[in-house]
Molecule: Bacterial RNase P class A
Organism: Gammaproteobacteria bacterium
RNA sequence: GGAGUCGGACAAGCAGCCGCUCCGCUGUUUCGGCAGCGGGGAGGAAAGUCCGGGCUCCACAGGACAGGGUGCCAGGUAACGCCUGGGGGACGCGAGUCCACGGAAAGUGCCACAGAAAAUAUACCGCCGAACUGGCGCAAGCCGGUGGUAAGGGUGAAAUGGUGCGGUAAGAGCGCACCGCGCGCGUGGCAACACGCGUGGCAGGGUAAACCCCACCCGGAGCAAGGCCGAAUAGGGAUCUCAUGGUGUCGUCCGCACCAGAUCCGGGUUGGCUGCUUCAGGCGCGUGGUGACACGCGUCGCAGAUGAAUGGCUGCUCUCGACAGAACCCGGCUUAUCGACCGGCUCCUCCG
Numbered sequence: 001g002g003a004g005u006c007g008g009a010c011a012a013g014c015a016g017c018c019g020c021u022c023c024g025c026u027g028u029u030u031c032g033g034c035a036g037c038g039g040g041g042a043g044g045a046a047a048g049u050c051c052g053g054g055c056u057c058c059a060c061a062g063g064a065c066a067g068g069g070u071g072c073c074a075g076g077u078a079a080c081g082c083c084u085g086g087g088g089g090a091c092g093c094g095a096g097u098c099c100a101c102g103g104a105a106a107g108u109g110c111c112a113c114a115g116a117a118a119a120u121a122u123a124c125c126g127c128c129g130a131a132c133u134g135g136c137g138c139a140a141g142c143c144g145g146u147g148g149u150a151a152g153g154g155u156g157a158a159a160u161g162g163u164g165c166g167g168u169a170a171g172a173g174c175g176c177a178c179c180g181c182g183c184g185c186g187u188g189g190c191a192a193c194a195c196g197c198g199u200g201g202c203a204g205g206g207u208a209a210a211c212c213c214c215a216c217c218c219g220g221a222g223c224a225a226g227g228c229c230g231a232a233u234a235g236g237g238a239u240c241u242c243a244u245g246g247u248g249u250c251g252u253c254c255g256c257a258c259c260a261g262a263u264c265c266g267g268g269u270u271g272g273c274u275g276c277u278u279c280a281g282g283c284g285c286g287u288g289g290u291g292a293c294a295c296g297c298g299u300c301g302c303a304g305a306u307g308a309a310u311g312g313c314u315g316c317u318c319u320c321g322a323c324a325g326a327a328c329c330c331g332g333c334u335u336a337u338c339g340a341c342c343g344g345c346u347c348c349u350c351c352g
Stems, first nucleotide, its partner, number of pairs: 001348008010339001012317007020041009043323001047334002050332005055222004062254004067218005072086005087101001088099004102213002107211002109207003124153002126149003131146006161179006180202001181200008226274004236265006245259004279301001281300008318321001
């Protein structure tokens, strides 16, 4: 200098004027507000609503079944399907990236086309002629049959371990060596697992984001939750059940609580307050830890609207500006995104 990889932080900037919303203080008020001053006012994803939790109500939520989810190991966390570290596999020269990564020697199902055969195996082409046997031949032998075989060819995404030597009529884990696999033991490791030794000729295709099995986890509904105040009314009509019943927020049964309640039709009211933002909070330093993170100290206060604020105009500058707008809150994941900055690391080339 070039190529790459991982992480962090930012999201045009400045000024003036006029607004909107929330809070504090002061003044004023007809108690509805209004005025002045000061301060706060969208995001890294506020998004998708896909996970997890807090909070609220229903038995602080109980048992069984059903149903759903997760799936290598260890740790972190309020919790997780997240994160960190490690193991295994795949890719890359490498930094690094990706992986639902338990079980197919419990059972069931499925495997298009092609192919003999897609799973109790089987034999299309081929190979063989040792055994039995037919024909021919004097004979060697030749051509067949019953057969043997799965090495080779062919089909397929996939064909009953692979390579080699021996062996054989030809072959075959038939025998042996190595590799692979199963089992046992030992060593290291918390573990996943790795390595070593021994042993068994070898289970006997694939598929579990197919049923299923195993292990672990999960009660339901949601801020339109829930609470308070006010307004309205005719408590009208119909149906059902009234203790072997009904209702109580998933399905079934049990259990628990309550004793009156549920559904539909018709009518009325459809205003306000609260929940509401201070948090598993941000930043800095220190300590422990490989790390996620934890602990301690200091410091900061950082949206809270409810027809729903966060905007408009003007001027200047530049690299001319992407995706996008909170609605109870938080931790994640995923998706969208103009550009520019900082740092770690890797590979190549050159110079010293």